Predicted 3D model of a 328-nucleotide part of an RNA (large-subunit ribosomal RNA, domain IV) from a soil metagenome. It matches the Rfam family "Bacterial large subunit ribosomal RNA".

Context: one part of a larger RNA
RNA sequence: UGAUGUUGAAGGAACUCGGCAAAUUGACCCCGUAACUUCGGGAGAAGGGGUACCUCUUGGUGGGCAACCAUUGGGAGGUGGCACAAAAGAGGGGGUAGCGACUGUUUAUCAAAAACACAGGACUCUGCGAAGUCGCAAGACGAAGUAUAGGGUCUGACGCCUGCCCGGUGCCGGAAGGUUAAGAGGAGGUGUGCAAGCACUGAAUUGAAGCCCCGGUAAACGGCGGCCGUAACUCUAACGGUCCUAAGGUAGCGAAAUUCCUUGUCGGGUAAGUUCCGACCUGCACGAAUGGCGUAACGACUUCCCCACUGUCUCCAACAUCACCUCA
Numbered sequence: 001u002g003a004u005g006u007u008g009a010a011g012g013a014a015c016u017c018g019g020c021a022a023a024u025u026g027a028c029c030c031c032g033u034a035a036c037u038u039c040g041g042g043a044g045a046a047g048g049g050g051u052a053c054c055u056c057u058u059g060g061u062g063g064g065c066a067a068c069c070a071u072u073g074g075g076a077g078g079u080g081g082c083a084c085a086a087a088a089g090a091g092g093g094g095g096u097a098g099c100g101a102c103u104g105u106u107u108a109u110c111a112a113a114a115a116c117a118c119a120g121g122a123c124u125c126u127g128c129g130a131a132g133u134c135g136c137a138a139g140a141c142g143a144a145g146u147a148u149a150g151g152g153u154c155u156g157a158c159g160c161c162u163g164c165c166c167g168g169u170g171c172c173g174g175a176a177g178g179u180u181a182a183g184a185g186g187a188g189g190u191g192u193g194c195a196a197g198c199a200c201u202g203a204a205u206u207g208a209a210g211c212c213c214c215g216g217u218a219a220a221c222g223g224c225g226g227c228c229g230u231a232a233c234u235c236u237a238a239c240g241g242u243c244c245u246a247a248g249g250u251a252g253c254g255a256a257a258u259u260c261c262u263u264g265u266c267g268g269g270u271a272a273g274u275u276c277c278g279a280c281c282u283g284c285a286c287g288a289a290u291g292g293c294g295u296a297a298c299g300a301c302u303u304c305c306c307c308a309c310u311g312u313c314u315c316c317a318a319c320a321u322c323a324c325c326u327c328a
């Protein structure tokens, strides 16, 4: 000096990105226990008291013929100690908000999470030699199943809900029409030959799916406007005009895990708050199963605050053990 421990005056988070680490709490019995709630919970909520030993007394249970023995409760009085769950082992607690409903799963070896999964919801395919998957095939899985089944995609408990757009892309449907390959067809033409012929070429017509076309479909991929004016203070604009669009964002939420300007403005909390909570709405650039908004319970998740507690700190010190170092 470092490591691992122990202790510490006064203060008690002033430390720090952040109470990281440490400390506090801790068992059993009794009392007591809020908001909220899906009525199960929350809850060991929180908070408070007791606990050793001796004497007396009073119940229960078991065994025994009985005397009595064993065991387990209640009550009263007393004794000693700094301390009685006397050592060790053994929840710190509360409030707020975000995200995810939950228990689970994951980057073996820097990430455990708000990511994945999940029960539930929806769409879609599949009638059985099913669809789908593996295989060149035979064959196998699906399934010794049969639409209350199986496959795919999205969403993600529960509650209230899930608006408008089918113009583009996709998918589904459509006995017409247009276009369209090989093939069919063979008018006509060319070469050659005396000719019969042979060899080429070849218009009309016919000819599938697809595409065009017509319609449907958004819990399919996706999308969901601009400018100008207007009310008897001012401001604002319920109202009007105009341009464009397939249609112009509904409910709910909103400086948000989304807000650039921004430490927005107001309120709360602090002596002082770029964080936090509640509002406002000017949403750069929320928004409804790429789900919207809530939500009890849950979380080694994230944010802020409070109580308790402490060497985290003011500000360091001592001790124990080990190591480095120096000497022998």
Stems, first nucleotide, its partner, number of pairs: 001323008010314002014312001019309001027051005036041001038157001052079012080084001092307004097302002099299002104116002120155007132141003158294004163224003168221002170217005177212003183206002188201005225243005252286001253283001264280005